[in-house]
Context: one part of a larger RNA
RNA sequence: CGUUGGGAGAUUGCGGGGGGCCGUCCCUAGUACGAGAGGACCGGGAUGGACGGACCGCUGGUGGGCCAGUCGUCCCGCGUGGGGCGCCGCUGGGUAGCCACGUCCGGACGGGCUAACCGCUGAAAGCAUCUAAGCGGGAACCCCUCCCCAAGACGAGUCUCCCCACCAGUAUUGGGUAAGGCCCCCGGGAGACCACCGGGUUGACAGGCGGCGGGUGGACGGCGGGCAACCGACCGGAGCCGAGCCGUGCUGAUGGCCGAG
Numbered sequence: 001c002g003u004u005g006g007g008a009g010a011u012u013g014c015g016g017g018g019g020g021c022c023g024u025c026c027c028u029a030g031u032a033c034g035a036g037a038g039g040a041c042c043g044g045g046a047u048g049g050a051c052g053g054a055c056c057g058c059u060g061g062u063g064g065g066c067c068a069g070u071c072g073u074c075c076c077g078c079g080u081g082g083g084g085c086g087c088c089g090c091u092g093g094g095u096a097g098c099c100a101c102g103u104c105c106g107g108a109c110g111g112g113c114u115a116a117c118c119g120c121u122g123a124a125a126g127c128a129u130c131u132a133a134g135c136g137g138g139a140a141c142c143c144c145u146c147c148c149c150a151a152g153a154c155g156a157g158u159c160u161c162c163c164c165a166c167c168a169g170u171a172u173u174g175g176g177u178a179a180g181g182c183c184c185c186c187g188g189g190a191g192a193c194c195a196c197c198g199g200g201u202u203g204a205c206a207g208g209c210g211g212c213g214g215g216u217g218g219a220c221g222g223c224g225g226g227c228a229a230c231c232g233a234c235c236g237g238a239g240c241c242g243a244g245c246c247g248u249g250c251u252g253a254u255g256g257c258c259g260a261g
Base pairs, nucleotide, nucleotide: 001152005163006162007161008160009159010158011157015149016148017147018146021049022048023047024046025045026044027043033038051106052105053104054103055102059100060099061098062097066093067092068091069090070089071086072085073084074083075082076081110144111143112142117137118136119135120134166175167174168173180258181257182256183255184200185199186198187197188196205252206251207250208248209247210246211245212244215240216239221235222234223232224231225230
């Protein structure tokens, strides 16, 4: 921009894409078959591999703005206690999120048309013949069935609801609006930008704060012990604490524009 009034939400599916794999064991049954050795079809059940999708309760990884330990050096006047730098200085752990080594699920079932092939009826050709007319069966293939996209499917579809039948000029156009939308702002399990989603005081959207969860693992200081380094389930599961959950207007969501007759 189109889809022929403007708008919001929900849909149908033309068409396109994805998926489609394989093994082992058990039962049937030591049956059919076979002198024996051996050993099934058909059908049913169980369990794996690889591959794919989703998820984070479990296991584990990462987790550079969480906690602790520790070395060197500089600084905070000094002691104590801290901060900067040194690959995140190094080391031990680790929430959310993101992940796999973790967990769950998937391939199917079924229907349809067929291939090779197997048949029925059956002439040409008094016989025979699955074929010439006609009919039945028959694959991991193909078309549906499953999952995803999808009306720019210009063949532009369908459903529900909302707004309205203005003003001036008068084919076209201009003006203020409606429903609604956008800019802007605060954000996001959304994201390169854009888009998408939520919130904007009639507000719990983000931050702060409070509580809880969770992580570190016993803060500073004191008390007790020890010559000291240091130690102590003594104050005290202490102190600190990103992203998680619940709450709370303390902070920030100011303001403007477009838009049918």
About this RNA
A computed fold for a 261-nucleotide part of an RNA from a soil metagenome, annotated as large-subunit ribosomal RNA, domain VI. The full RNA is in RNAcentral, with records from MGnify.